[in-house]
RNA sequence: CCCAGCGGAAGAGUCCAGUUCGCGCUUAAACGGACUGGCGCCGAAGGCGCAACCGCCCCGGAAACGCUCAGGCCCAUGGACCGCUCGGG
Numbered sequence: 001c002c003c004a005g006c007g008g009a010a011g012a013g014u015c016c017a018g019u020u021c022g023c024g025c026u027u028a029a030a031c032g033g034a035c036u037g038g039c040g041c042c043g044a045a046g047g048c049g050c051a052a053c054c055g056c057c058c059c060g061g062a063a064a065c066g067c068u069c070a071g072g073c074c075c076a077u078g079g080a081c082c083g084c085u086c087g088g089g
Base pairs, nucleotide, nucleotide: 001089002088003087004085005084006083007082008081013039015038016037017036018035019034020033021032022031040073041072042071046069047067048066049065053061054060055059
C1' cells in the first nucleotide's frame, strides 16, 4: 500500500401525473410498494474536466475544485473519507 472485518459518515422532492400490485371497499376514496413520464434539486460510488498540489521531474501522478453521464433526493440500502483489528497478501 491492497484486501477483509467492525464502527462513524453528509447533501438534495417522503413533488406532480399515469400504469400496476397490495390494503381497503364491494361504488369508491384514502394509504403503501414497484415501474414510466415530467419538472425541480444533491454530490461523498463510479466517470469526465481544469489544474491547486506532489514526485523518481524535459515526463508522470493528480483533489474534498468543477460537470452531473451515471448514481442519489422518508427510512432502509448505498456512500468519498476517518478510526480500530492479537486478521490475510
Overview:
The prediction has a mean pLDDT of 80. The RNA shown here (Glycine riboswitch aptamer) has 89 nucleotides and comes from uncultured Methylocapsa sp. Lineage of the source: Bacteria > Pseudomonadati > Hyphomicrobiales > Beijerinckiaceae > Methylocapsa. It matches the Rfam family "Glycine riboswitch aptamer". Rfam's curators write: This family represents the bacterial glycine riboswitch. Clan: Glycine riboswitch clan. The sequence is in RNAcentral, with records from MGnify.